The RNA shown here (transfer RNA) has 73 nucleotides and comes from an Actinomycetes bacterium. The sequence was found in a public genome assembly. The organism belongs to Actinomycetes, within Bacteria. Its Rfam family is "tRNA". The family's RNA type in Rfam is transfer RNA. Its mean pLDDT, the model's own confidence on a scale to 100, is 80.
RNA sequence: GCCAGCUUGGCGCAGCUGGUAGCGCAACUGACUUGUAAUCAGUAGGUCGCCGGUUCGAGUCCGGCAGCUGGCU
Numbered sequence: 001g002c003c004a005g006c007u008u009g010g011c012g013c014a015g016c017u018g019g020u021a022g023c024g025c026a027a028c029u030g031a032c033u034u035g036u037a038a039u040c041a042g043u044a045g046g047u048c049g050c051c052g053g054u055u056c057g058a059g060u061c062c063g064g065c066a067g068c069u070g071g072c073u
Base pairs, nucleotide, nucleotide: 001072002071003070004069005068006067007066010025011024012023013022019056027043028042029041030040031039049065050064051063052062053061
């Protein structure tokens, strides 16, 4: 230098054919317990890497950039 993949709460990941983003763990509150853990119930936390484009509407499609991973030279 070229090619491919990935980027979504604190962490690990889903998200279909474009239609107002969900799961597990963690955190917090309550119940239970002599108490802790475990268990059960609930709560909060994300403008989806950044900039633009298409569209009535974009996490999803298109372009550029950045970062990470792998391959080729």